About this RNA:
A computed fold for a 1524-nucleotide RNA from an uncultured Alphaproteobacteria bacterium, annotated as small-subunit ribosomal RNA. Its mean pLDDT, the model's own confidence on a scale to 100, is 83. It matches the Rfam family "Bacterial small subunit ribosomal RNA". Rfam links the family to the GO terms structural constituent of ribosome and ribosome.
[in-house]
């Protein structure tokens, strides 16, 4: 010194907190499998079939007990050694295994009534006979095993007989205990004292019983026998305590329990008998049933604990299964015996033989476990007097990476940072000082030589091994598992919800760090992983150390039994407790210190521990016990009070139905509308009278009363409880309460009443897509009464019950006291009830908060992830429904509370918008234009697809565009860069051939490429070639960038810092006011800021200035038919540029002294003055890969590239967005005015001329405030006069005309003709609040031509708006949610199909076990009258041995029964399983609030009925609270 020692993640949700389970990270193993594999040391090695077992070894030994054969020597005695038999010890030990077994079997600690071979000590003895038998030899018998008869023979073998102190058995004598009894004493029944009896012990005496063996040795001795005693050492017995789950096992026992003789036994005992009582066990769990060898002790574990019992050690049990004795000191005997069953072998068929759970092996089983090895040399056993023999004990050795420890597989240097691999932004990075080289070293291994301990003198199996030296060489020695995240470690490629991975969460549908492969990393190392099992984490069975209001979880209440607990003061005790000593707690194991193998594992030594049990001695506070006491718990009296407390009896009135009667007519009833129904047979409605039953308005109240269930008109009559006072009486009598008892809404049952109403089932009418409902008309169980059962509810305060303790305020109900009073009341106090708010504190939070869910104590009940399932099956209980006790296989990663932000609602306030209302014109109905589905096609290319596509992409497809078809052509390519060769030209350009042409193929002219340092280079270009490559409107907008659209120009979205909450998150941003507006004001735990709101920008309105053509003319001038047409001029309009104006500023009135709002003046304009443009976090995987851009990816003589010719322009049909009309407010003719925005040289065209016109034809003028580009609607005359029309204009013939290379498929205009639908448009549905909708012309962009489409511009120019009930859509607040992919959300049930695992069944095949009966080997024991029989006896006979009989009993059989397993046609219902079917119950008031009990009823989720419950939303109205 022996000890100091405790870690936690991942997953439920958009997010949080919490509750609760699943997982993982650790350590271990007799392990297994999968890759791989050098050495050595210590250790372990059938956990499965207690299956089968072939061979070979494990228990033999003694000749110094004995006779006797044999073989050697010898001539012989006789000596050696050998053999088998008789005998004597040993084979009960060692060594295996764990079946049984829950049991004094085991461990611990105690005990008496025992025995004990060898071994030791101690004492006494050993005389002196007899009789067989084996072995042999003969004779037979059998196939063998193994035997029979005859006869011969020895002993330490067998039997008498003597002696025998002790030993055993009887009787006596003496002491000593004890116990019963009976006397005295004494207040005593207490204590003492004598005597009697009976027992036990102890010592003596007497009578009986009862022993022996030799041997060796020349002798001395030695070795043995016997009888006692002591010790040692073994076994045997007995008893306290401990020792596994099941109660869905609750009653068990008849030798059973206990007691007297008796028998047995080594001993106690029901161990056994015979009588005898009628006893014992057992909720503190008895029997049954199941499952286990127990224990030192292993492993885990901070610890308490939890699992486990293999190796080594004690203890029990078995040995082919079942039974059974026998010899023996010991066995009911592993390598013995008998019988009996099962295998299994031999056989000549008669009969025998065997037992590896000894060591080694074999076969099966099985994920899986070794050598048919070596020796007695050591250690120990068995026999011997010793040598010595025997020992698969045991010491070695061999196999196995099965485990623990050690060691190696090189070291140093060594950058061209080598090749090769891998990425890669192509720069490099890494792999990697890694590797070659280069200098070294030799551990193990190899080889060679020497060689131990272990052995006190011999003796070595291991072993020529351990261990030293020596030689030569890096020389012969690295794998495995992971790399999302937990959990230490990342990239490429493949692949494409496939393969496939996975412990858990999860990864894989074309960029995978999660699959498969490489490179590269990370962890461990001869081993790594994986699986499997314990224990940890796991506080997740909680004793250390949890919970129940809403997460599992207070029994539906009370009563009270066992049990647990229990106020106060004193005293006794000492069981609990607390301290000292004493035994024990095997040894090994753990821990300490030390030693010894090179260390280490390993092994030795000592110690310390072994936290127990028992024994004494002492303490006495607290707990129990005992005795006495007290009032403070609790109970009793006494006077009061309130009460729907409870049962019984009798009574009332209103209302409903019904009958009767009168009045009275056509309707009544009913509904969201309607129909079933009722009535002209007189109903509804009214009046009268009668009859029922059943329920009691008003009072009536978070008022009462009750254990709860509940409990309501009045009276009466019995009767349970409170409280309130008084402080008088007991004197802890208290409190909980397993089991047990009572009681118990509602519905159901039975009988047997009653029966208006209401009403489950039903019918009927609606409603519906149906509607087995919701709604209505009818209705019967039933509601009621009695008696008798049921026993369940959201039986709820989801909160057992009892005590104490701890700040308040304010109703209310009874009681009781006090003060004041104006007698009406009023204020104070306390007591036992009932609510509300709220401190401390507690809670996940909600919330609870003296009526606790707070702060203690005491007892009862109860939970332990979800789903199966409150089910099965069994048992209790009920008439029945049924209820009550209550599992499991499976299956699943969650289910859940509370509480947060959203979103959603057929919840709620509030407010806004052409959202509705009020208008006005249209759409929807015709023709036609356009766009789209849709069919069609060789192709009709592709995209947008509810609002947010559909006159969109497209602001303009007859080629072209073009992407699509089809024929024809090209292949480094129509385009872009680099190489290499060749040319210098590259281009225009001409005519001819073929050809649809693209292109081929031949040909005329012009032109002679730049820079130069003139060598040549270099740049161009243009052909040809090679291969990198180009190309692609191919694919994915769900890989993306930009860039759009939409909620929506809605008013919102968010931050910092404080602040509150554990925490997501709140506050700001809510509230009151006001705004178009989160504008702005006030007010507040908030104080400030941003991104949007408004403003800043353009344009339109007004004024000033400024400038002054190409505008513009007022005044001056000149001219014209006439015109700013000239000069001049810049006042005015207008252009340009730049200023001012409009701020609720002013007045009055609301309003919080506010921000504002109404009105009013002034002003062109007035409260955002109009219009633009500007679109906040964000949403919608919206749209676009065909605008472009871009990641992957597909295609490469084709998915490119070119051409031509077609297609997008089809047409049964359907939407969409337009135009044009249906006509008189019109149509058509003539006549006459007034704009603006633009645009224009590949152009706009005036002007004149031709044409009926579309247009032609010459042509002036303008690159523009300069030149050209006609306004019409309207005024205004005429005509038409309601009709398919002088509306409308499709569609069709026919002749022109335009622009184009060129109008067929397919443009555009014009004439003349033609003259189709339309008569105002169903349901439905869009625009639009003022210079607007209407309407009416005009320009532009595109463009060769081709708007009814877009996008501009001016003309002409209204109607209404009462107001927000209601449709949409939106904002704020708030309220419920089972939604969060957010209501297009979620999600129930049947019913169909796969699957899985379980019930229940007519039986059926087993397994245990009990009860009765049969039958009974073998052996013990008991009787025996049969037989045989050396020892002893004279004899009779004693013993003894075979037979027989009886008892008991293994197997075995018959019937009957309990439990249990498996099977099982068919049937239940339950679980899983991306896309089935029919609804659509719940979640929002889920469109009928819903939940649950219990009846009915239904294809199913369900529906109704009844009495509950809120865990219902709204919306009123009552009461309480809070503040003021």
């Nucleotide at each position: 010194a022996a000890c100091u020692u405790g870690a936690g993640a991942g997953u439920u949700u958009g997010a949080u907190c919490c509750u609760g389970g699943c997982u993982c990270a650790g350590a271990a193993c007799g392990a297994a499998c999968g890759c791989u594999g050098g050495c050595g040391g210590c250790a372990g090695g059938u956990c499965u079939u207690a299956g089968u077992c072939a061979u070979g070894c494990a228990a033999g030994u003694c000749a110094a007990a004995c006779g006797g054969c044999c073989a050697u020597a010898g001539c012989a005695a006789u000596a050696u050694g050998g053999c088998a038999g008789u005998g004597g010890c040993g084979c009960a030990c060692g060594g295996g295994u764990g079946a049984g077994u829950a049991a004094c079997g085991c461990g611990u600690g105690g005990g008496a009534a025992u025995a004990u071979a060898c071994c030791c000590g101690u004492u006494g003895g050993u005389g002196g006979g007899g009789a067989a038998u084996a072995a042999c030899a003969u004779u037979u018998g059998g196939a063998a095993a193994c035997g029979a008869a005859u006869g011969c023979u020895a002993a330490u073998a067998c039997c008498g007989c003597a002696u025998a102190a002790g030993c055993c058995c009887a009787a006596c004598u003496a002491g000593u205990c004890a116990a019963u009894u009976u006397u005295u004493u004494u207040g005593a029944u207490a204590g003492a004292a004598a005597a009697a009896u009976u027992g036990a012990c102890u010592a003596g005496u007497u009578g009986g019983g009862g022993a022996a063996a030799g041997g060796u040795g020349c002798a001395a001795a030695c070795c043995g026998c016997c009888g006692a005693u002591g010790g040692a050492u073994u076994a045997g017995c007995c008893c306290g305590c401990g020792u596994u789950g099941g109660a869905u096992u609750a009653g068990c026992u008849u030798g059973u329990u206990g007691g007297u003789g008796g028998g047995g036994u080594a001993a106690u005992g029901g161990c056994c008998u015979a009588c005898c009582a009628a006893g014992g066990c057992a909720g503190u769990g008895a029997u049954c049933c199941a499952u286990a060898g127990c224990u030192g002790g292993u492993c885990u574990g901070a610890g308490a604990g939890g699992a486990c019992g293999g190796u080594c050690a004690g203890c029990c049990a078995c040995a082919c299964u079942g039974g059974a004795a026998c010899u023996g000191a010991g066995a009911u005997a592993c390598g013995g015996u008998c019988c009996a069953g099962a295998c299994u072998c031999c056989u000549a068929c008669g009969g025998g033989a065997g037992g590896c759970a000894g060591c080694a092996g074999u076969c099966a089983a099985g994920a899986a476990u070794a050598u048919u090895g070596g020796a007695c040399a050591a250690u120990g056993g068995g026999g011997g007097a010793a040598a010595c023999c025997c020992u698969g004990a045991u010491c070695c050795a061999g196999c196995c990476a099965u485990g623990c420890c050690g060691c190696g597989u090189g070291a140093g240097u060594g950058a061209a940072g080598a090749a090769g691999g891998c990425c890669u932004u192509c720069g490099g990075g890494u792999u990697g000082u890694a590797a070659a080289g280069c200098u070294c070293u030799u551990u193990u291994a190899a080889u060679c030589g020497u060689g131990a301990c272990g052995a006190u003198g011999a003796u070595g199996a291991c072993g020529g091994u351990a261990g030293c030296g020596a030689u030569a060489g890096a020389a012969a020695a690295a794998g495995c598992a992971c790399c999302g995240g937990c959990u230490a470690a990342c990239u490429u490629c493949g692949u494409g919800c496939c393969a496939g991975c996975a412990g858990c969460c999860g990864c894989g549908g074309u960029a995978a760090u999660a699959c498969g492969a490489a490179g590269g990393g990370u962890g461990c190392a001869a081993g790594c992983g994986u699986u499997g099992u314990u224990c940890g984490g796991a506080u997740u069975u909680a004793c250390u150390g949890g919970g129940c209001g809403u997460a599992a979880a207070g029994c539906g209440u009370c009563u009270g039994u066992a049990g647990g607990u229990g106020g106060u003061g004193u005293g006794c005790u000492a069981a609990g407790u607390c301290g000292g000593g004493g035994g024990u707690g095997a040894a090994a194991u753990c821990c300490c210190a030390g030693g010894g193998c090179c260390c280490a594992a390993c092994c030795c030594u000592g110690g310390a521990a072994c936290u127990g049990c028992c024994u004494u001695c002492g303490a006495u506070a607290c707990u129990g016990g005992c005795a006495u006491g007290c009032u403070g718990g609790a109970g009793c009296g006494c006077a009061a009070u309130a009460g729907a407390g409870g049962c019984g009896g009798a009574u009332g009135g209103a209302a409903u139905a019904u009958a009767c009667g009168g009045u009275g007519u056509a309707g009544a009833g009913g509904u969201g509308a309607c129909a079933u129904u009722c009535g002209u047979a007189g109903a509804u409605a009214u009046c009268g009278u009668a009859u029922a039953g059943a329920a009691c308005a008003c009072c009536g109240a978070u008022g009462g009363c009750g254990a709860a269930g509940g409990c309501a008109g009045u009276c009466c009559g019995c009767u349970g409880g409170a409280u309130u006072g008084u402080c008088g009486c007991u004197g802890a009598c208290a409190c909980u309460g397993a089991g047990a008892g009572a009681c118990g809404a509602a519905a159901g049952c039975g009988u047997g009443g009653g029966g208006a109403g209401c009403a489950a089932a039903c019918a009927g009418a609606a409603u519906u897509a149906g509607a087995u409902a919701c709604u209505c008309u009818g209705g019967u169980a039933g509601u009621c009464c009695a008696c008798g059962c049921c026993c369940u509810a959201a039986a709820c305060g989801a909160u057992g019950c009892a005590u104490g303790c701890u700040u308040g305020u304010u109703g209310u109900u009874g009681a009781u006291u006090u003060c004041c009073u104006u007698c009406g009341g009023g204020g104070g106090a306390c007591c036992a009830g009932u609510g509300a708010c709220g401190a401390a504190g507690c809670u996940a939070a909600c919330g609870c908060g003296u009526u606790a869910a707070g702060c203690a104590u005491g007892c009862c009940g109860c939970c332990u992830g979800g789903g199966g399932a409150g089910u099965a099956c069994g048992g209790u209980c009920g008439c029945a429904a049924g209820a009550u006790u209550a599992a499991a296989a499976c299956u699943u990663a969650a289910a859940g509370g509370a509480a947060u932000u959203g979103a959603c609602g057929g919840g709620g306030a509030c407010c806004c918008g052409c959202a509705c209302a009020a208008g006005c014109g249209g759409u929807g109905g015709a023709g036609u234009a356009u766009g789209u589905u849709g069919u069609u096609u060789a192709a009709u290319u592709c995209g947008a697809u509810g609002u947010u596509a559909c006159g969109c992409g497209a602001g303009a497809a007859a080629c072209c565009u073009u992407a699509c078809c089809g024929a024809c052509c090209c292949u480094u390519g129509a385009c872009a860069u680099c190489c290499c060769g060749c040319a210098c030209g590259c281009g225009a350009u001409u005519u001819c051939c073929a050809g649809a042409g693209a292109u081929g193929g031949a040909u005329u002219u012009c032109u002679u490429c730049a820079a130069u340092u003139c060598g040549g280079u270099u740049g161009g270009u243009g052909c040809g070639g090679u291969g990198a490559c180009a190309g692609a409107u191919g694919c994915u907008g769900c890989a993306u960038g930009g860039c759009u659209g939409u909620c929506g120009u809605c008013a919102g979205c968010u931050c910092g810092u404080g602040u509150c909450g554990u925490g997501a998150g709140a506050u700001g941003u809510u509230a009151g006011g006001u705004u178009a507006a989160g504008u702005c004001c006030u007010g507040c735990a908030a104080c400030g800021a941003g991104c949007g709101c408004a403003a800043c920008c353009c344009a339109c309105g007004c004024c000033c200035u400024u400038u002054g053509u190409u505008g513009c003319c007022a005044g001056c001038g000149g001219g014209u038919c006439a015109u700013g047409c000239c000069g001049g001029g810049c006042a005015c309009u207008c252009u340009u540029g730049g200023g001012g104006g409009a701020c609720u500023g002013c007045c009055c009135g609301c309003g919080u002294c506010a921000a504002g709002c109404g009105g009013g003046a002034g002003g062109a304009a007035g409260g955002u003055g109009u219009g633009g443009a500007u679109g906040a976090c964000g949403u919608c995987a919206a749209g676009u890969c065909a605008u472009c851009a871009u990641g992957g990816u597909u295609c490469u003589u084709a998915c490119g590239g070119g051409u031509c010719g077609g297609g997008c322009u089809a047409c049964a049909a359907a939407c969409g967005u337009a135009c044009u009309a249906c006509a008189a407010u019109g149509g058509c003719g003539g006549u006459a005015a007034c704009a603006a925005u633009g645009g224009g040289u590949c152009g706009c065209a005036a002007u004149g001329c031709c044409g009926c016109a579309a247009g032609g034809c010459a042509a002036a003028g303008c690159c523009a405030a300069u030149c050209c580009u006609u306004a019409a609607a309207u005024a205004u005359c005429g005509c038409c006069u309601c009709a398919g029309u002088u509306c409308a204009g499709a569609u069709u013939g026919u002749c022109c005309u335009c622009u184009g290379c060129a109008a067929c498929u397919c443009g555009g205009g014009g004439g003349c003709a033609u003259g189709a639908a339309g008569a105002u448009g169903g349901a439905a549905u869009c625009g639009c609040u003022a210079g607007u909708a209407a309407u009416c012309g005009c320009g532009g962009a595109u463009c060769a031509g081709a708007a009814u489409g877009c996008c501009g511009c001016g003309g002409u120019g209204a109607a209404u708006a009462c107001g927000u009930u209601c449709c949409c859509g939106g904002g704020u607040c708030u309220u419920g949610u089972a939604c969060a992919c957010a209501c297009c959300g979620c999600c129930u049930g049947u019913c169909a199909a796969a699957c899985c695992a379980u019930g229940a069944a007519a039986g059926u095949c087993g397994a245990u076990u009990c009860c009765a009966c049969c039958c009974g080997a073998g052996g013990c024991c008991g009787g025996u009258a049969g037989c045989c029989u050396a020892a002893c006896g004279c004899a009779a006979g004693a013993g003894g041995g075979c037979g027989c009989c009886g008892a008991u009993u293994a197997c075995g059989g018959u019937g009957g029964g309990g439990u249990u397993g498996g099977u099982g046609a068919u049937u239940g219902g339950g679980g899983u399983u991306a896309a089935g079917u029919c609804a659509u119950a719940a979640c929002a008031a889920g469109g009928u609030a819903g939940c649950a009990g219990u009846a009915c009823c239904g294809g199913a989720a369900g529906g109704u009925g009844c009495g509950g419950c809120u865990g219902g939303a709204u919306c009123a109205c009552c009461u309480c609270c809070u503040u003021u």